[in-house]
This is a predicted structure of a 75-nucleotide RNA (transfer RNA) from a Clostridiales bacterium. The organism belongs to Eubacteriales, within Bacteria. The RNAcentral record of the sequence draws on ENA.
RNA sequence: UGGGCUAUCGCCAAGCGGUAAGGCAGCGGACUUUGACUCCGCCAUGCGUAAGUUCGAAUCUUACUAGCCCAGCCA
Repeated sequence: UGGGCUAUCGCCAAGCGGUAAGGCAGCGGACUUUGACUCCGCCAUGCGUAAGUUCGAAUCUUACUAGCCCAGCCA
């Protein structure tokens, strides 16, 4: 320098144009003598950044940022 992949709650992770599942953790409650287990509820402006297309974008397009991989160049 060229090419490819990845980026979604604190962590893991689904989604494939119609407005974001689930698990763990956390918080509150029930149960229990207490704790654990189990059950119920909550988790509120979580989609890397900025533009564009669209009635509508996590999803499509462009640029950029960060990480990983491959190839090449110089030394």